FMN riboswitch aptamer (RFN element), 136 nucleotides, folded computationally. The prediction has a mean pLDDT of 77.
RNA sequence: AUUGUGUUUCAGGGGUGGUGAAAUUCCACACCGGAGGUCAAAGUCCUCGACCGCAGUGAUCCAGAACGUUGUGAGCUGCGCUGAAUCGGUGAAAUUCCGAUACCGACGGUAAAAGUCCGGAUGGAAGAAACGGCAG
Numbered sequence: 001a002u003u004g005u006g007u008u009u010c011a012g013g014g015g016u017g018g019u020g021a022a023a024u025u026c027c028a029c030a031c032c033g034g035a036g037g038u039c040a041a042a043g044u045c046c047u048c049g050a051c052c053g054c055a056g057u058g059a060u061c062c063a064g065a066a067c068g069u070u071g072u073g074a075g076c077u078g079c080g081c082u083g084a085a086u087c088g089g090u091g092a093a094a095u096u097c098c099g100a101u102a103c104c105g106a107c108g109g110u111a112a113a114a115g116u117c118c119g120g121a122u123g124g125a126a127g128a129a130a131c132g133g134c135a136g
Stems, first nucleotide, its partner, number of pairs: 002136004006131005015029004030116002032105002034048004043103002052080006062071003085101005107119003
């Protein structure tokens, strides 16, 4: 120095107005963009995380039961699902930069349909950083 490994910390942004009995949900205008990668900087490329579904495994509590176990089912593992961009320009190189015009955004809730409000979530997590010992 590097690989493996331990601990700790961090790890999602964004709204006003109008109509209305009622909407931060409709309409108008506006605003936001997780992580790693990629000949060069990405919400739209690739991969991953989150959410959701299925299967396996399965702790505590509780209930049935009565010591044989059944139900419930956190967590873990695997699989599945997983939105949306083009044109022009520069360049050695860009679906990433510059210009223009577009498009997308889980689930549950709601006096009215939600990327922006509330909630699961003071959660989880891709991953990032710092520090330490040991081993190769």